The RNA shown here (c-di-GMP-I riboswitch aptamer) has 82 nucleotides and comes from Paenibacillus apis. The model forms 95% of the base pairs in the Rfam consensus. Model confidence (mean pLDDT): 87 of 100. It matches the Rfam family "c-di-GMP-I riboswitch aptamer". From the family's description: GEMM was predicted in a large-scale screen for bacterial structured RNA regulatory elements. The sequence is in RNAcentral, with records from Rfam.
Formats: sequence, structure tokens, C1' cells
RNA sequence: CCAGUAAAAGGUAAACCUGCCGAAAGGCAGGGGCGCAAAGUCUCAGAUCCGGGAAGCUUUUCAGGAUGGCUGGACUGCCUGG
Repeated sequence: CCAGUAAAAGGUAAACCUGCCGAAAGGCAGGGGCGCAAAGUCUCAGAUCCGGGAAGCUUUUCAGGAUGGCUGGACUGCCUGG
């Protein structure tokens, strides 16, 4: 630097339930495990979602917000092999 298939030590935690925050998407905590070799961290690019607020007028756009377990990218990390 590349690879991830067997192992070893581990890690994390989907849906759902409960409580709290939020206008909402969604987030946090506890429970719970679908999964994940970066499902560790970061909104830089794209994508998707919300949009109480602003504009507009039969329906949309914008500010703003969210998703890292949507993709890409950047940085960092365990083990093994090359």
C1' cells in the first nucleotide's frame, strides 16, 4: 500500500416499544437485534426527507433543518493474509 475469506479479541445496533426534545423530518436515553470489516468521525459534492418561517396561488419555490445505516469523498482504527 492492497485485499477481506477462515479465525481470535472485541465493537456497534435496524425495525419496534417506552420516556424526553422538536412544527416536522428526525435526534437523545433505556430496552431490543435487522444487520454492518469501518454501519468509527466529518454535511465537502450529489441524492432523499421535513419545511412551523418567507414568497407565491391551487399548487410550487426559497431560507432553514435532517439523514454518515443513501452514494461518493476526506481523516482515523482492530486482526489476518499478500